A computed fold for a 99-nucleotide RNA from Sinomonas notoginsengisoli, annotated as SAM riboswitch aptamer (S box leader). Model confidence (mean pLDDT): 79 of 100. The organism belongs to Sinomonas, within Bacteria. Rfam family: SAM riboswitch aptamer (S box leader). Its family is annotated with regulation of gene expression in the Gene Ontology.
RNA sequence: UGACCAUCCCGAGCGGCCGAGAGAUCUGGCUCCCUGACGCCGCAGCAACCAUGGCUCCCGCAACCGGGCCACAGGUGCUACCGCCAGAAACGAUGGAGU
Numbered sequence: 001u002g003a004c005c006a007u008c009c010c011g012a013g014c015g016g017c018c019g020a021g022a023g024a025u026c027u028g029g030c031u032c033c034c035u036g037a038c039g040c041c042g043c044a045g046c047a048a049c050c051a052u053g054g055c056u057c058c059c060g061c062a063a064c065c066g067g068g069c070c071a072c073a074g075g076u077g078c079u080a081c082c083g084c085c086a087g088a089a090a091c092g093a094u095g096g097a098g099u
Base pairs, nucleotide, nucleotide: 001097004096005095006094007093008092013043014042015041016040017039021032022031023030025088026087027086028085029084044079045078046077049075050074052071053070054069055068056067057066083091
């Protein structure tokens, strides 16, 4: 990143700080919230996108690459409600990939 790919009904909360709105936008609902929401930090946890390891499949002399499965928390990510729901028009988030 104004050009690509995948995912967005699984799962997983406590503490500290802050102090009024929050769940992306509009409309209509629903919900959370001064018994402190949202946010930030710490810890804990969830998870298999990437990395790593193992097994296996195809091809093959063989290996690499690739596909599938399993393990793993190293890099990210996530931990109210299906991105809260419906409609609208456009987006957004996360990972990969690229520069």